[in-house]
RNA sequence: UUGAAUUCUCAGGGCGGGGUGAAAUUCCCCACCGGCGGUUAUUUUGAUGAAAUCAAAUAAGCCCGCGAGCGCCUGCGGUUAACGCAGGGUCAGCAGAUCUGGUGAAAUUCCAGAGCCGACGGUUAAAGUCCGGAUGGGAGAGAAUAAAA
Numbered sequence: 001u002u003g004a005a006u007u008c009u010c011a012g013g014g015c016g017g018g019g020u021g022a023a024a025u026u027c028c029c030c031a032c033c034g035g036c037g038g039u040u041a042u043u044u045u046g047a048u049g050a051a052a053u054c055a056a057a058u059a060a061g062c063c064c065g066c067g068a069g070c071g072c073c074u075g076c077g078g079u080u081a082a083c084g085c086a087g088g089g090u091c092a093g094c095a096g097a098u099c100u101g102g103u104g105a106a107a108u109u110c111c112a113g114a115g116c117c118g119a120c121g122g123u124u125a126a127a128g129u130c131c132g133g134a135u136g137g138g139a140g141a142g143a144a145u146a147a148a149a
Base pairs, nucleotide, nucleotide: 001149002148005145006144007143008142009141010140016030017029018028019027031129032128033118034117035066036065037064038063043057044056045055046054047053061116062115069094070093071091072088073087074086075085076084077083098114099113100112101111102110120132121131122130
């Protein structure tokens, strides 16, 4: 210097106003929100007097990939059922959504404009924003110790 492994900590935001109605934060009009890693022509800081260059930080909901949830599969229980519990993630079905103009050598990432998307269950009425599983899980981030080379 690299770093197997172990432990600890952290790890999601948003309905405000109006309308209709017996009833809606669920419908309609206006609003509001954007997990994690990668990429990256933004921006900032540092190194030099300047440029170039290098380093660090930072920049995408809709480009690539991941996560929770549902589904699916496996096991057990159950009346070959409904359903419940446990497990899997190699299964990838739901898995979602972006274009136009500008600049430029180069941008679905910058600037401008206009669009679009958002698990499951519940509910006096259909939910990205309310309640619930969830004091859960988790992509991952940080810290400490550190085998070995």